About this RNA: Predicted 3D model of a 528-nucleotide part of an RNA (small-subunit ribosomal RNA, 5' domain) from uncultured Treponema sp.
Context: one part of a larger RNA
RNA sequence: AACGAACGCUGGCGGCGCGUCUAAAGCAUGCAAGUCGAGCGGCAGGGGGGAGCAAUCCCCCUGAGAGCGGCGGACUGGUGAGUAACGCGUGGGUGACCUACCCCUGGGUUGGGGAUAGCCGUUAGAAAUAGCGGGUAAUACCGAAUACGGUGGGGCAGCUAUGGCAGCCCCAAGAAAGGAGCUACGGCUCCGCCCGGGGAUGGGCCCGCGUCCUAUUAGGCAGUUGGCAGGGUGACGGCCUACCAAACCUGAGAUAGGUAGCCGGCCUGAGAGGGUGAACGGCCACACUGGGACUGAGAUACGGCCCAGACUCCUACGGGAGGCAGCAGCUAAGAAUAUUCCGCAAUGGACGAAAGUCUGACGGAGCGACGCCGCGUGGAUGAAGAAGGCCGAAAGGUUGUAAAAUUCUUUUAUUGCUGAAGAAUAAGGGCGGGGGGGAAUACCCGCCUGAUGACGCUAGGCAAUGAAUAAGCCCCGGCUAAUUACGUGCCAGCAGCCGCGGUAACACGUAAGGGGCGAGCGUUGUUC
Repeated sequence: AACGAACGCUGGCGGCGCGUCUAAAGCAUGCAAGUCGAGCGGCAGGGGGGAGCAAUCCCCCUGAGAGCGGCGGACUGGUGAGUAACGCGUGGGUGACCUACCCCUGGGUUGGGGAUAGCCGUUAGAAAUAGCGGGUAAUACCGAAUACGGUGGGGCAGCUAUGGCAGCCCCAAGAAAGGAGCUACGGCUCCGCCCGGGGAUGGGCCCGCGUCCUAUUAGGCAGUUGGCAGGGUGACGGCCUACCAAACCUGAGAUAGGUAGCCGGCCUGAGAGGGUGAACGGCCACACUGGGACUGAGAUACGGCCCAGACUCCUACGGGAGGCAGCAGCUAAGAAUAUUCCGCAAUGGACGAAAGUCUGACGGAGCGACGCCGCGUGGAUGAAGAAGGCCGAAAGGUUGUAAAAUUCUUUUAUUGCUGAAGAAUAAGGGCGGGGGGGAAUACCCGCCUGAUGACGCUAGGCAAUGAAUAAGCCCCGGCUAAUUACGUGCCAGCAGCCGCGGUAACACGUAAGGGGCGAGCGUUGUUC
């Protein structure tokens, strides 16, 4: 000097930050990932129409519970257990790779089929749930046609870094899904869908260098090291398999053991260096413990699935359910760390054509002097140098312009009034224009209009009241700024080091005075 600090005494306000460092121990409760009716059948409510005695059928509007389907649940958020490793950092490589959504661009979007949930009926079960029969839809699923380009194979033949790349021809297989609006009923526009090319973004893999301690760890290694052939992967590779060879690492520290997430940074220091990795940002790893794959563009998936284990809970004892290292909160542990708060108004994210819905991300408020910074606790005048205290034999000294008193001000406080910015180019509506089009809707651009604020009784401003609401802590032997008296008598005690105390203690305790810092001051711990 510093701190994610703790403890003691004390404590007025504000701004900005920070707040389980321990038990990756266990968790009651609530919330934290949904959304789309403009993909689908159906359902509910309302209205209408035709036929019908009626059940029923058809059309329109509104709505959303469940279901099928799509996209998203691989982001965001948490933690630091493991990991000494291509994990991280840095610089490269990929002629060895993938990439949903997004942007640009080429071509296409033809014509069929069979199911299944929901539903109806029913069975088993306490439940979780499971089964059977019937029947139904799709942007769900499966054939067929077509194939610019792409993929695979073959032929010709070119370039090259000898790994590959590009050209021409032939053959083969491979695709789709519709929805909404408008219409002059011809179609058009928008959103999608399929096959490609390019980009962007994100990722996978490989390599050079760097990355703690121990030699009281000296040898280690059999898929081990390399080759060949094959398999596998999005992709190279002992990644895997068979065969062949016997290699490979190591005193420049292999192997083993211990410890540890890494970095930008942060602290300290003149620097070199040392220490550290809270908050914020990047990467990695993990999600009760261990293992596994499925789905998918992407996971070997925190709030998905399966198996095993420990633990907890429900049970009709047959069987089931769960995972806060998300936000709050509880228990435990500990010297020690907060509210079971408000809101989606803003920023961002998911879905949706949009309106919008969801969002404990986030924006805010609450608690804590935990830290940094700022402000205040009054200003001026005021000597009878009051009283009181303390010292002194007395005179007197000191506290001390300090107080009182007089006067002024009102930051803060209290009360009242007022009052921004965060809200924008919103959607929608109106007008005008543009590309396309026969036209209209729709789409794009410009102008006008245009709802919405959790914070919030906000910040700020104005006014009223009245010095009114606001000072402590440590120290005074030397180091080290600041001394006297009394008490005590090697006792009681102090102490960071030296050391004080055994009858005049500047060192213990108290008082007075003084010094330092100040809403803090000291102590302890840790680092330089």

Record summary: NCBI's taxonomy places the organism under Bacteria, Pseudomonadati, Spirochaetota, Spirochaetia, Treponema.